[in-house]
RNA sequence: GUAGAGGUUGCGUCUUAAAUCAGUAUUACUUUUUAGCAGACAUGCGUUAGAAGAAGUAAGAAAGGGUGAGACGCCGAAGGAAACGGCUCGGUAGAAAUGUUUCUUGGGACUUAGUAUAAGAUGCUAAGUACUGUCAGUAAUAUGAUGCGCUAC
Numbered sequence: 001g002u003a004g005a006g007g008u009u010g011c012g013u014c015u016u017a018a019a020u021c022a023g024u025a026u027u028a029c030u031u032u033u034u035a036g037c038a039g040a041c042a043u044g045c046g047u048u049a050g051a052a053g054a055a056g057u058a059a060g061a062a063a064g065g066g067u068g069a070g071a072c073g074c075c076g077a078a079g080g081a082a083a084c085g086g087c088u089c090g091g092u093a094g095a096a097a098u099g100u101u102u103c104u105u106g107g108g109a110c111u112u113a114g115u116a117u118a119a120g121a122u123g124c125u126a127a128g129u130a131c132u133g134u135c136a137g138u139a140a141u142a143u144g145a146u147g148c149g150c151u152a153c
Base pairs, nucleotide, nucleotide: 001153002152003151004150007075010074011073012072013071014070015069016068017067026059027058028057029056030055031054032053036045037044038043040092041091078105079104080103081102082101083100084099085098088095089094106132107131109129110128111127112126113125114124115123116122133146134145135144136143
């Protein structure tokens, strides 16, 4: 340098179906109540022409995440943390995605805690448990290490 392996729950992206989100948010009408309401701030709305709250009636979402199916790219696949950068949204604060650099994680599962969230789903972080891939090690175990690694040429 080339080609491969780990797993049929390997990693990531896209499309699609139904469900969940939720009879929630929101809108309209009626009744009631009464001066505050929203926001991190700025500020805006409202004050008998009644905001916000409550009840009833009618209508009624979406984003995100997961599951199934399909397609594509792959095996630092990909994820995370920090700093810097520009783009977009925004009144500021700030935030989503993204680029570079540095550090970090072999892989998935489960448990506990924290956090985001509507959520007990799911993601991320930390710790732990067993399993598993590779190398070292051994008679065999035990054990140790871990991807800039391992195997073949």
Predicted 3D model of a 153-nucleotide RNA (Lysine riboswitch aptamer) from Jeotgalicoccus meleagridis. Its mean pLDDT, the model's own confidence on a scale to 100, is 76. NCBI's taxonomy places the organism under Bacteria, Bacillota, Bacilli, Staphylococcaceae, Jeotgalicoccus. The sequence is in RNAcentral, with records from MGnify.